Predicted 3D model of an 85-nucleotide RNA (transfer RNA) from an uncultured bacterium. Model confidence (mean pLDDT): 82 of 100. Rfam family: tRNA. The family's RNA type in Rfam is transfer RNA.

RNA sequence: GGAGGGGUCGCAUAGCGGCCGAGUGCGCACGCUUGGAAAGCGUGUAUGCCGAAAGGUAUCGCGAGUUCAAAUCUCGCCCCCUCCG
Repeated sequence: GGAGGGGUCGCAUAGCGGCCGAGUGCGCACGCUUGGAAAGCGUGUAUGCCGAAAGGUAUCGCGAGUUCAAAUCUCGCCCCCUCCG
């Protein structure tokens, strides 16, 4: 240099145009339970901005585009893995 695959809540992973800021598992917090734990069960749990709060809004590596609508399609760039030279 060329080809292919990948980048999604703290971690791992699913989702491949609309019901999706998004599911599942782990972790964590609180509660139930217990003499106390563990286990089990229930609820919650990403970040930025605005706001006193309630709440609103944006974000799926970064930027742009297509579309009524994009994590998903297209283009550029960055990073990781594999292969070829």